Predicted 3D model of a 269-nucleotide part of an RNA (large-subunit ribosomal RNA, domain VI) from a Pseudomonadota bacterium. Model confidence (mean pLDDT): 88 of 100. Its Rfam family is "Bacterial large subunit ribosomal RNA".

[in-house]
Context: one part of a larger RNA
RNA sequence: CGCAGGAUGCCUGAGAAGGGUCGUUCUUAGUACGAGAGGACCAGAACGAACGAACCUCUAGUGAGCCAGUUGUCGCUUCAGCGGCAUAGCUGGGUAGCUAUGUUCGGUUGCGAUAAGCGCUGAAAGCAUCUAAGCGCGAAGCGCGCUUCAAGAUGAGGCAUCCCAUUCCCUCCGGGGAACUAAAGGCUCCUUGUAGAUUACAAGGUCGAUAGGUCGCAGGCGUAAGCGCGGCAACGCGUUUAACCGAGCGAUACUAAUAAGCCGUGAGA
Repeated sequence: CGCAGGAUGCCUGAGAAGGGUCGUUCUUAGUACGAGAGGACCAGAACGAACGAACCUCUAGUGAGCCAGUUGUCGCUUCAGCGGCAUAGCUGGGUAGCUAUGUUCGGUUGCGAUAAGCGCUGAAAGCAUCUAAGCGCGAAGCGCGCUUCAAGAUGAGGCAUCCCAUUCCCUCCGGGGAACUAAAGGCUCCUUGUAGAUUACAAGGUCGAUAGGUCGCAGGCGUAAGCGCGGCAACGCGUUUAACCGAGCGAUACUAAUAAGCCGUGAGA
């Protein structure tokens, strides 16, 4: 921009893409078959491999500063207690998120038309013949079925709902102009994340829990400082399952989403 008014939400599915794998064991059955050695079809069940998708409860990683320990040195303020730098100084753990090695699930069944092939009926050709007319069966393959995208499918689809009904002038009667009006809805802007390079998308903007803060909970670390007691001291014990804490789950308008502007018209050739 189009989809013959504008808008919001939900669909249909022309078309396109994906998926479709394989094995072992057991039963049938040591049966059929075979002199024996050996050893099934059909049918049923279980367990796997690789592959794929989703997810983070478990297991295992990461988690650049969440917690703790600790070395050297410098500084604050001498002690104590802290902070900076040294690869994140080093080391031990680790929430959310992101992950696989982890967890869950998937391939199926079924229908239709067929291939090779197997047939029925059956002439040409009194026989025979699956084929010439006609009819049937038959694949991991084809079309459906399952998953995803999808109306720019210009063949531009459907359903539901919402919105707009003023006056005057000109006219070649298609329309144009002025005033008035400014809907439904949308955008800008702002708080953000399940989204994300930007954009887009999504949740919100006081009729509000969108983010931050605060409080509670979960979770991490592992028992802070100060003080008391014990010890010559290093240190230990108590107060203390403490203190501190990024992303998680809730509650709460304390802070910030204020205010405002713009687009979109007047019933639709």